[in-house]
The part of an RNA shown here (large-subunit ribosomal RNA, domain IV) has 349 nucleotides and comes from a groundwater metagenome. The RNAcentral record of the full RNA draws on SILVA.
Context: one part of a larger RNA
RNA sequence: CCCUUGCCAAGGAACUCGGCAAAAUGGCCCCGUAACUUCGGAAGAAGGGGUGGUCCGACGGGUGCAAGCCUGUUGGACUCACAGUAAAGAGAGCUAAGUGACUGUUUAGUAAAAACCCAGGUCUCUGCUAAGUCGUAAGACGACGUAUAGGGACUGAUACCUGCCCGGUGCUGGAAGGUUAAGGGGAAACGUCAAUCAUGCCGCAAGGCAAGAUGAAGCGUAGAACUGAAGCCCCAGUAAACGGCGGCCGUAACUAUAACGGUCCUAAGGUAGCGAAAUUCCUUGUCGGGUAAGUUCCGACCCGCACGAAUGGUGUAACAACUUAGCUGCUGUCUCGGCGAGGGGCUCG
Numbered sequence: 001c002c003c004u005u006g007c008c009a010a011g012g013a014a015c016u017c018g019g020c021a022a023a024a025u026g027g028c029c030c031c032g033u034a035a036c037u038u039c040g041g042a043a044g045a046a047g048g049g050g051u052g053g054u055c056c057g058a059c060g061g062g063u064g065c066a067a068g069c070c071u072g073u074u075g076g077a078c079u080c081a082c083a084g085u086a087a088a089g090a091g092a093g094c095u096a097a098g099u100g101a102c103u104g105u106u107u108a109g110u111a112a113a114a115a116c117c118c119a120g121g122u123c124u125c126u127g128c129u130a131a132g133u134c135g136u137a138a139g140a141c142g143a144c145g146u147a148u149a150g151g152g153a154c155u156g157a158u159a160c161c162u163g164c165c166c167g168g169u170g171c172u173g174g175a176a177g178g179u180u181a182a183g184g185g186g187a188a189a190c191g192u193c194a195a196u197c198a199u200g201c202c203g204c205a206a207g208g209c210a211a212g213a214u215g216a217a218g219c220g221u222a223g224a225a226c227u228g229a230a231g232c233c234c235c236a237g238u239a240a241a242c243g244g245c246g247g248c249c250g251u252a253a254c255u256a257u258a259a260c261g262g263u264c265c266u267a268a269g270g271u272a273g274c275g276a277a278a279u280u281c282c283u284u285g286u287c288g289g290g291u292a293a294g295u296u297c298c299g300a301c302c303c304g305c306a307c308g309a310a311u312g313g314u315g316u317a318a319c320a321a322c323u324u325a326g327c328u329g330c331u332g333u334c335u336c337g338g339c340g341a342g343g344g345g346c347u348c349g
Base pairs, nucleotide, nucleotide: 001344002343003342004341005340006339007338008337010335011334014333019330027051028050029049030048031047036041038157052079053078054077055076056075057074058073059072060071061070062069063068080084092328093327094326095325096324097323098322099320100319104116105115120155121154122153123152124151125150126149132141133140134139158315159314160313161312163245164244165243168242169241170238171237172236173235174234177233178232179231183227184226189221190220191219192218195214196213197212199210200209201208202207246264247263248262249261250260273307274304285301286300287299288298289297
């Protein structure tokens, strides 16, 4: 010096990001116990008192024939100690706010949480060979279930509520019109070809040969019109579907402000509630509270950079190894250190 551990004057969080750590509380009996509340709780709230031993008495219980033994409640007297749940083990408490209703679950080895789940709510699909899922299939799950059932999505107890927009995207429905594939269709064209025609050459002739023009049917090439579903365009519906929810100017008899008016744009221009918030940049906003002093905290204000209604809004009793602020108690966290014990290190051997 390090680790573990015991004690400390005065002060008592001045320490520190933060009371981290430590201290403190602690069992049982009795008294007593607030706001709030979903009437269950909150609650062991808080806050007090008692607790050993000896003797005497009262009333009981169990057992036993009884004597007795075991045991409970209660009254009184006395007695020892600094200290009686004498050692050990055994809640610190309160106030206020945020978040999540709750019990539960989670990153085996940095995160236990406000994340996940949850009961409850809503939408949507599914009529049974269900939808959905796995599998190439057979087949299986769903389910030996049947819409009070099963799948998917979002929200997340409960209370009060959940506004406006269907223009875009999605979904559902519609079928008049437009567009539209394969397929059907097969016009006109082209190639080839029997044949015909005219020309040239050869031949006495019959005829032959050459290159050319026209060219039926057939075969073939390519293929127009027309026909042709869903989809898309189109027309409606739908937001607890994905999502969205304005700007400028003027105006009241002090000033300021603007209930009011004008104008532009939009599918519609943010309703209730909340608001410097787990959201506020400016910002330590301003005012109030708490402190001697408070960038945090609580209550307000509203100028919401950039809250807002099941990507739920606002409250809420209970709950939480959650987050934040304050208070009491308590303490070596600190002022500011000191002493002791055990084990290491170190020195000598």